The RNA shown here (small-subunit ribosomal RNA) has 1431 nucleotides and comes from a metagenome. The sequence is in RNAcentral, with records from SILVA.
[in-house]
């Protein structure tokens, strides 16, 4: 001090969340020892049991007793203190500062006094009553106990004159008391200035209420309380009301300044089951007193009593949860007493409890065979970890355990006196022995790997993990933090500047009221005198003590505990200063404002008035269509319409002017002209003298729609109705049309009322237009004032932008906003006729929503551009029959794979067996091959036989080599095999697509806070990111080209198996031989093209031109070659691999079958439908590229033929395989044929063990469909298309009409880029980024939650009013008691409680009902995001 989360990626707003300290703690696991502390935060719910106030014989009477002493009463002083709790209280109830109308036992000081009587009564004695608690009656007695009387004052009353008022005795001691009266100490009461919760959805409240006068009453001041007499008195600075709540020092946290919070310790109040009341007293309206009421709980004889743990243990209830019915008065304190002493559940101390906090231990050195087990790893016997850890050797003794020993505290005071406690502490002894858990390891956040699980079980503070390779679940192994504890939960405060005083914000992110006017309120110009509230400063008093800080000290240290010290930021009084602020007095003029000259203007109302056009209507012409639409149709129209024309009626809106123009506060304002009437603005500086700003409240205005009452009513036109569209069409479009729209007078009060920008005043670079003024002769120019627009500096801003009209730098003063839905809803409250507005939550849900701008994607946006992509064309496909794949279907099996383009004559470039991976059946089981170790056999293989389909199985027969190490083979074992089994979404290699599209990217540098942009973009230009030119860019890399091969001309050199013009020989005839290299060829190496040359046009790149030249002209034609990446395309069955799965099978042998089935549906082909043909034949041509010894084969022979028997070249420029179409000739004559050739039926030939299932060919017969092909759709842009044959891998042979090549003949048509398909580039909107095959709204239907309403029901606390009223005070009365004083009674007032009774407030529940939230794959649309397809 940060930090994770919103996006592909960015800044920012904005919330959630984390990390941190802390606790009167609570739950889980685990737990050695000690010190010091805290311990019902719930039910102020009930409470057995026992203790917590007594004591004084030195006041006083009496009783029992041997004595000692005890008991009872009367009397005195205590119980108003100490302890508990925190219910009530918003209050003078606390803090803090101050005041007096007062009172004060016991204590201090001073001063005076204590003379002398009198009546009684408890106890106790006798009766009686009651169940008891307990009571009556009679009777005797004392006092420091009650009564008079005398006396006195610095006492009280009273102006005074006078008048009033006291005592108490004990006790033998050096005394203790008692009465007045002053004072003090301390304590108490009363007033009062400040201070500190929410809530305005509580806005008015008070009738003793506010003051007076008098009186009563209090210790005292007062409405305390009464009589009377006024009519006040409190309130936006928040009264009254509702809600919580004891308050303070203080704790906790924070860097602070806050902010939460009031255990435990101190002060202070307030209570003592509940409600009221007084007695007594110096003190109460009294916790362990009275007395009523009323709840409850106990006893009872039923009549009537008793009783109050919020005292200390202690029970039970309630709770997540809070202790021992202990010990002692020995310390400190209290009461009483002279005193000993008694008395304290105060307090001293033990006890339970990891509840906090502090301190200790659980060993410490050495110690590698780096044991063994465990865990991860390797192909591996192999490496790594746990790990000096252990073992195992040394040692030490805190802690614990045992014995010994032994306190401080104890002072006052000479003697005694310790609950703790035999504690702590100090020796000694034994003997590592008895003591380690918990939590986490995806990021935040320190720590990772195996197995298991498979969106399951589970996990989670956020964010998100888990679908078979999971560092995230669940175990383990390792590792990390902490540590007698560590983890969860819950709260507080932090972090969060997320309520911002310190220290935010408000154009788009939430936030400027639509707007002016203006009240309280804030705030305010110059100069000067005074003052001393504020403000600033000295000193004093106070601010309890603990507490924190800081230095010291005392417990072994620490916690804890004691000392000084500072702090206590406030309050109060007093002395100063006078600059600001406020207050008083005088003065000024610049801000305000008057006022005079001028000027603009669609500010306003009223009243008059124009024309255009539109519809209706009237009459004319005139006739058959009009009118709408994309296109119709609904309508209108021969009953004469749309059109012209001419009159008339009415209602609304006002073209051009016109404009970034004007004017108004804002809404708003537009033909013309009159009135009336508001405001600006210059300019002049005459007057006024701060009269200002701004503004909660209020108050005015305020657009559309609507609402009310009359009018108007011509357009347009909700809703309505018809006619289109359409799946559907309650819409878009068309034809009609009602309310409205328009006056008039009222309501309404709201808008994207918007510059999404409050308002007012100063300050701060420039430049361009523009209205209105001024200055000037002036239309120019340039300057000033108010205004209105656009551009840009500084600066501000997350950017986009803003920018003297500020979103920019300073003042003031309102308003307003704090995540997102849920809601601008609900409930109230005020307003309105009503609509519905203003104010305005909350449950409950999400971890995001949100702005701005990047970089892609898309778009039924937009610009440029490409391509056999449209168009021009030529030929197919689609219809037929066949082949062939594919689907589906069938079967035992019809193996598997490819599936939009980019699967479907594809993997298959050769499935009758093999192949073969599928099916049935038989067989095998270390296996069909191979490697390696170990026992054992000596054979096993071969031939023959049986048996079978075969594999195999059986028998005969043969029967080992050797250097003796072993070689072979069979048998067993045991490593290793095998698997075309799964995963192509784990994975390498290949390969498909976009795409042979021009494009993809770096380094530096500059832009930008950043993603990121620049470079690549513009202008031109190309097949091309190809070159040019311009330029914050300059280079550079993959891609493009180019270098490769083949083809097209040609040169060398070569000349054999090619060649063959010339020469020379030979044939019937041929390079048939001699020779030659000329030619063609062959093949090796080079030459040629480069927009080079001219012309045109261009800055250039470059284009057009043809023009020379040239085989070739503008990449000459083809091919190899395929950037960054996409599609989780294919492919685990080419192959290779992790990982899973089988091992007498999911692995191998074999036979037979099937991959070749067959209603059907698709792809791709192949033949044909015919005369640019078909057959026939004769003639007589021409290729290229390949293959050829298990071969190609010439020739001859047989054979209609396919082919067969001879034979002969060739291992190849030499032998063979080997040409059709086209040309000519002839028929055929348009026909289902001399076209088509399917099918079938016979006969053959050839591979091959083997041609049923299932083979190619041949010949003879048979001769189907089909006459050119619906919607639709392929390919081709020149040696191409179309058309014709060759040849080859495969291969025994072939289902070859397929694949890959080779040559031969050889066109057509391309205006052109509107459109369709794909694609580049710019650029624009975007709520998409899985990227439009995206995103997304709403209703219904399902579950689920909270919630509003509701007919009632129930239940709280308060208030009124009327009845009723106990106890008690106080008044008044007392015939009855008392010698007196005095009292019982009786009455009056007031009262708690109690009952009645209507309303209001707040909650609970409620049939049903309203709408929101959530919730992987529910139905209907498609309303928003692109111009979302109606912006």
């Nucleotide at each position: 001090a940060g930090a994770g989360u919103c996006u592909g990626a960015u800044c920012c707003u904005g919330g959630c969340u984390c990390a941190g300290a802390g606790u009167g703690a609570a739950c889980g696991c685990u737990g050695g020892c000690g010190g010091u502390g805290c311990g019902c935060c719930u039910a102020a719910g009930a409470c057995a049991u026992g203790c917590a106030a007594g004591u004084c014989g030195a006041g006083u009477g009496g009783g029992u007793u041997u004595a000692g002493a005890c008991c009872c009463a009367c009397g005195g002083c205590g119980a108003a203190c100490g302890g508990c709790u925190g219910c009530g209280u918003a209050a003078c109830a606390c803090a803090u500062g101050g005041g007096u109308a007062u009172c004060u036992g016991c204590c201090c000081c001073g001063a005076a006094c204590u003379c002398a009587g009198g009546a009684a009564u408890a106890a106790c004695c006798c009766c009686g009553c009651g169940a008891a608690a307990g009571c009556g009656g009679g009777g005797c007695u004392a006092a420091u106990g009650c009564c008079g009387g005398a006396u006195a004052g610095u006492c009280c009353c009273g102006c005074a004159a006078g008048g009033g008022u006291a005592a108490a005795g004990c006790u033998u001691u050096u005394g203790c008391g008692g009465u007045u009266c002053g004072g003090g100490a301390g304590g108490a009461g009363c007033c009062u200035g400040u201070g500190g919760c929410c809530u305005a959805u509580c806005a008015g409240u008070u009738a003793g209420u506010u003051g007076g006068u008098g009186a009563g009453g209090u210790a005292a001041c007062g409405g305390c309380u009464c009589a009377c007499c006024a009519a006040g008195a409190c309130g936006a600075u928040g009264a009254c009301g509702g809600g919580u709540a004891g308050c303070u020092g203080g704790u906790c946290u924070g860097a602070g300044a806050g902010g939460a919070c009031g255990a435990c310790c101190a002060g202070c109040c307030a209570g003592a089951a509940u409600g009221g009341a007084a007695c007594u007293g110096a003190g109460a309206c009294a916790c362990g007193g009275u007395c009523c009421a009323u709840a409850c709980u106990c006893c009872u004889a039923c009549g009537g009593g008793a009783g109050g743990c919020a005292g200390c243990a202690g029970u039970u209830a309630g709770g997540a949860a809070u202790c021992u019915u202990c010990c002692a008065c020995a310390a400190u304190g209290g009461g009483c007493g002279a005193a000993a002493g008694c008395c304290u559940g105060a307090u001293g101390g033990a006890g339970c409890g990891a509840c906090a906090c502090c301190g200790c231990g659980u060993g410490a050195a050495g110690g590698a065979u780096g044991a063994a087990a465990c865990c991860c790893u390797u192909a591996a016997u192999u490496g790594g970890g746990c790990g000096u850890a252990a073992a195992c050797u040394u040692c030490u003794g805190u802690u614990a355990u045992g014995a010994g020993g032994g306190a401080c505290g104890a002072a006052a005071u000479u003697u005694u006196u310790g609950a703790c406690g035999g504690u702590a502490c100090c020796u000694c002894a034994u003997g590592a022995g008895a003591a380690a858990g918990c939590a986490c390891c995806g990021g935040c956040u320190a720590a990772u790997u195996c197995u298991g699980u498979g969106c399951c079980a589970g996990c989670a503070g956020c964010c998100g993990c888990g679908g078979u390779a999971a560092g995230a679940c669940a175990g383990a192994a390792g590792g990390u933090g902490c540590a007698a504890g560590c983890g969860u939960u819950a709260c507080u405060c932090g972090g969060a500047a997320u309520u911002a005083c310190u220290g935010g914000g408000c154009g788009u992110a939430a936030a400027g009221c639509g707007u002016c006017u203006g009240u309280a309120g804030g705030u305010g110009u110059c100069c000067u005198u005074c003052c001393a509230c504020g403000u600033c400063u000295g000193g004093a008093u106070u601010u309890a003590a603990a507490u924190u800080g800081c230095g010291g000290g005392g417990c072994u240290c620490a916690a804890c505990c004691c000392c000084g010290c500072a702090u206590c930021u406030g309050a109060u009084c007093u002395g100063g200063a006078a600059a600001c602020g406020a207050g008083a007095g005088g003065g000024a003029u610049u801000g305000a404002g008057u006022c005079a000259u001028u000027c603009a203007g669609a500010g306003g109302c009223a009243u008059c008035u124009g024309g255009a056009a539109u519809g209706u209507c009237g009459u004319g012409u005139g006739u058959a269509g009009g009118g709408g639409u994309a296109a119709a149709a609904u309508c209108c129209g021969u009953a004469g319409a749309u059109a012209c024309a001419c009159g008339a009626u009415g209602g609304a809106a006002c073209g051009c002017c016109a404009a970034a123009a004007g004017c108004g506060a804002a809404g708003g304002c537009a033909g013309g002209a009159u009135g009336c009437u508001a405001g600006g603005a210059a300019u002049g500086u005459a007057c006024u003298g701060a009269c200002a700003c701004u503004c909660a409240g209020a108050g005015a205005c305020g657009a559309a729609a609507g609402c009310g009452u009359g009018g108007g009513g011509a357009u347009c036109g909700a809703a309505c109705a018809g006619g289109a569209u359409u799946a559907g069409a309650u819409a878009c479009c068309c034809u009609g049309g009602u309310a409205g729209u328009c006056c008039a007078c009222g309501c309404c009060g709201u808008a994207a009322a918007c510059g999404a920008u409050g308002a007012u005043c100063a300050c701060u670079c420039g430049u361009g237009a523009u209205u209105g003024g001024c200055g000037a002769c002036a239309u120019a120019c340039g300057g000033u004032c108010a205004g209105u627009c656009a551009c840009c500096u500084a600066g501000c801003g997350a950017a986009a932008g803003c920018g003297u009209u500020a979103a920019g730098u300073g003042a003031u003063c309102c308003a307003c906003c704090u995540g997102g839905g849920g809601a601008g809803u609900a409930c109230g409250a005020u307003c309105g006729c009503a609509a519905g507005a203003u104010u305005g939550a909350a449950a409950c849900u999400c971890a995001a929503a949100g702005g701005a701008a990047u970089u892609g994607a898309c778009g039924g946006g937009g610009g440029c551009c490409c391509g056999c992509a449209c168009a021009a064309g030529c030929g197919g496909u689609g219809g037929a029959g066949c082949a062939u794949g594919u689907g589906g279907u069938u079967u035992a099996a019809u193996u598997c794979g490819a599936u939009g383009a980019u699967a479907c004559g594809c993997g298959a470039g050769g499935a009758a067996c093999c192949u073969u991976a599928c099916c049935a059946g038989g067989g095998c089981u270390c296996g069909a091959a191979c490697g390696c170790a170990c026992g054992u056999a000596g054979a096993c293989a071969g031939u023959c036989g049986c048996g079978g389909a075969a594999a195999c199985g059986u028998g005969a027969u043969c029967u080992u080599c050797u250097u003796c190490g072993g070689a072979c083979u069979g048998c067993g074992u045991g490593c290793g095999a095998g698997g075309u089994g799964c995963u192509g979404c784990a994975u390498g290699g290949c390969u498909g697509u976009c795409g042979u599209c021009a494009g993809c990217u770096c380094g530096u540098g500059c832009c930008g806070u950043g993603a990121g942009g620049u470079g690549u973009c513009g202008g031109g230009u190309u097949a091309a990111g190809u070159c040019c030119c311009a330029u914050a860019a300059c280079g550079a890399g993959c891609g493009c080209a180019a270098c490769c091969c083949c083809u097209a001309c040609u040169g060398u050199u070569a000349g054999u198996u090619g060649c063959c013009a010339g020469c020379g020989g030979a044939u019937a005839a041929u390079u048939c031989c001699g020779g030659g290299g000329a030619c063609u060829c062959u093949a090796a190496c080079g030459g040629a093209a480069c927009u080079g040359c001219c012309c045109g046009c261009g800055u250039a790149a470059g284009c057009g031109g043809u023009g020379a030249g040239g085989a070739a002209g503008g990449u000459g034609g083809g091919g190899a070659c395929g950037a960054c990446g996409u599609c989780a395309a294919g492919u685990c069955a080419u192959c290779a691999c992790g990982g899973c799965c089988c091992u007498u099978a999911c692995g191998u042998c074999c036979u037979g079958g099937g991959c070749u089935a067959c209603a059907c549906a698709c792809g791709u082909g192949c033949u044909a439908c015919a005369a640019u043909g078909g057959c026939g034949a004769g003639g007589a041509a021409c290729a290229a590229a390949g293959g050829g010894a298990a071969g190609c084969u010439a020739c001859c022979g047989c054979g209609u033929g396919a082919g067969c028997g001879g034979a002969u070249g060739c291992c190849g420029a030499u032998c063979u395989c080997c040409a059709a179409a086209a040309c000519u000739c002839g028929u055929c004559u348009c026909a289902g044929u001399u076209c088509g050739g399917a099918u079938c039926g016979g006969a053959g030939u050839c591979u091959g063990c083997a041609a049923c299932c299932c083979g190619a060919c041949u010949c003879c017969g048979u001769g189907a469909a089909g006459c050119u092909g619906g919607a639709a759709u392929c390919g081709c842009u020149a040696g191409u298309a179309a058309u014709c044959g060759c040849a080859u891998a495969u291969c025994a042979g072939c289902c070859a009409u397929g694949a890959u090549g080779c040559g031969g003949u050889g066109a057509a048509u391309a205006c052109g880029u509107u459109c369709c398909c794909g694609g580049g580039c710019c650029u624009u909107g975007u709520a998409c980024a899985c990227a439009c095959c995206g995103c997304c709204c709403g209703u219904c239907a399902a579950g689920c939650c909270a919630u509003g309403g509701a007919a009632g029901c129930c239940g709280a606390g308060g208030g009124u009013g009327c009845c009723u009223g106990a106890a008690g005070u106080u008044g008044g009365u007392g015939a009855c008691c008392g010698a007196a004083a005095g009292g019982a009674g009786c009455u009056a007032c007031c009262u708690a409680g109690g009952g009645c009774a209507a309303a209001a407030u707040c909650g609970g529940u409620g049939a049903c009902u309203g709408g929101g939230g959530c919730u992987a794959a529910g139905u209907c649309g498609g309303a928003a995001c692109a111009a979302g397809g109606u912006a």
The prediction has a mean pLDDT of 83.